[in-house]
């Protein structure tokens, strides 16, 4: 300096062929229990890594940048 591959809740990560933003945990609050732990129910947490383009409509497809992992020189 070239090539790929990651990015989506606090964390680990799905998200299919462009149309509903989600799951496990964690946090909270109630129930059971004498009390914790642990089960059951329910709630809050998203600029989808940044900026643009395409499209009626982008998490998804193009482009550039930015972190960071690999590969080659």
């Nucleotide at each position: 300096g070239g090539g790929g591959g990651u990015a989506u809740a606090g964390c680990u990560c799905a998200g299919c062929u462009g149309g509903g933003a989600g799951a496990g945990u964690a946090u909270c609050u109630g129930a059971c229990u004498g009390g914790c732990a642990g089960u059951c129910a329910g709630a809050g947490g998203g600029u989808c890594g940044u900026g643009g383009g395409u499209u009626c409509g982008a998490g998804u497809c193009c482009c550039a940048c930015u972190a960071u992992c690999u590969c080659c020189a």
Predicted 3D model of a 73-nucleotide RNA (transfer RNA) from an Oscillospiraceae bacterium. Taxonomically the source falls in Oscillospiraceae (Bacteria, Bacillota, Clostridia, Eubacteriales). It matches the Rfam family "tRNA". Rfam's curators write: Transfer RNA (tRNA) molecules are approximately 80 nucleotides in length. Its mean pLDDT, the model's own confidence on a scale to 100, is 81. It was read from a public genome assembly.